[in-house]
About this RNA: SAM riboswitch aptamer (S box leader) from a soil metagenome, 114 nucleotides, folded computationally. RNAcentral holds the sequence, with entries from MGnify. Its Rfam family is "SAM riboswitch aptamer (S box leader)". Rfam links the family to the GO term regulation of gene expression. From the family's description: The SAM riboswitch is found upstream of a number of genes which code for proteins involved in methionine or cysteine biosynthesis in Gram-positive bacteria.

RNA sequence: CUCAUCGAGACCGGCUGAGGGAAUAGGCCCUUAGACGCCGGGGCAACCGCCAGGCCCAACCAGCCUUGUAAAGGUGCCAACUCCUUCCGCCCGACGCUGUGGGCGGCAGAUGAG
Repeated sequence: CUCAUCGAGACCGGCUGAGGGAAUAGGCCCUUAGACGCCGGGGCAACCGCCAGGCCCAACCAGCCUUGUAAAGGUGCCAACUCCUUCCGCCCGACGCUGUGGGCGGCAGAUGAG
């Protein structure tokens, strides 16, 4: 940089000790009854990989698949929708005159594969 996914799911122990929830700001929340982080174990899930099936092929391999299965392997994840909003665009409703509410997309972010 490209592609895919992001409203589901999954907790115990030990260490540590004051902040933490990506970034700006606001809200809300978690947290000395010990959060966040690290380590160990356990689990969730099914991106890769495995197995099977389908497409393609004369056939095999390779390749491809909104297919299925399983979970030993490589990652990931295990408060709250990516906690919500905050930026840009479009649409809708009511009010009434520049804001407010809602929806969709983008941007940003996370994870995987290349």